[in-house]
């Protein structure tokens, strides 16, 4: 200098936490949707699964 094996490694993906995959990013990424505005709707996810919280019914 090369090859192989093992170990391990960051943050984000519109409202909290878990696993697994996906996507972006290297101080950057990212921060729904309608409406000129006031304002108003949906959603705890980027996707599956799953725990809380919250809303409504029904029921004892």
């Nucleotide at each position: 200098a090369g090859a192989g094996c093992a170990c391990g490694c960051g943050g984000g993906c519109a409202u909290g936490g878990a696993g697994u995959c996906g996507c972006c990013c290297a101080a950057a990424c990212u921060u729904g949707c309608c409406c000129a505005g006031a304002g108003g709707c949906u959603a705890a996810u980027g996707a599956c699964u799953c725990c809380u919280a919250c809303c409504g019914c029904g029921g004892a």